[in-house]
């Protein structure tokens, strides 16, 4: 930077720090009853791993390497659709994995 897959489920407590977080707009939210960051423990989930199958797949199983533990990626941006508050549909963008 690119190719694929997935993204309405799931899963938090302490320490420590001391005003900020939630990618980026516009909104709405969390936050002095402690934001971000760091550590330690738990945990969730199953993408790499590993096993088993007449094997484009499903399953299981969770040591190991990522990832993840407020809100659907919290809604939104960009098209279309529908009478419509407003909801649906694909898309950008962004996130993780895997590969290049």
């Nucleotide at each position: 930077u690119c190719u694929c897959a997935u993204c309405c489920a799931g899963a938090g407590c302490a320490g420590c720090g001391g005003a900020g977080g939630g990618a980026a707009c516009g909104g709405c939210c969390c936050g002095a009853u402690g934001a971000a960051a760091c550590u330690g423990c738990g945990g969730c989930a199953a993408c790499c791993c590993u096993u088993g199958c007449g094997c484009a797949g499903c399953a299981a199983a969770a040591c190991g390497g990522u990832g993840c533990c407020a809100a659907u990626u919290c809604c939104u941006u960009u098209a279309g659709g529908c009478a419509a508050a407003g909801c649906c549909u694909a898309g950008a963008a962004g996130a993780u994995g895997a590969g290049a």
Predicted 3D model of a 100-nucleotide RNA (SAM riboswitch aptamer (S box leader)) from a bovine gut metagenome. The prediction has a mean pLDDT of 86. The sequence is in RNAcentral, with records from MGnify.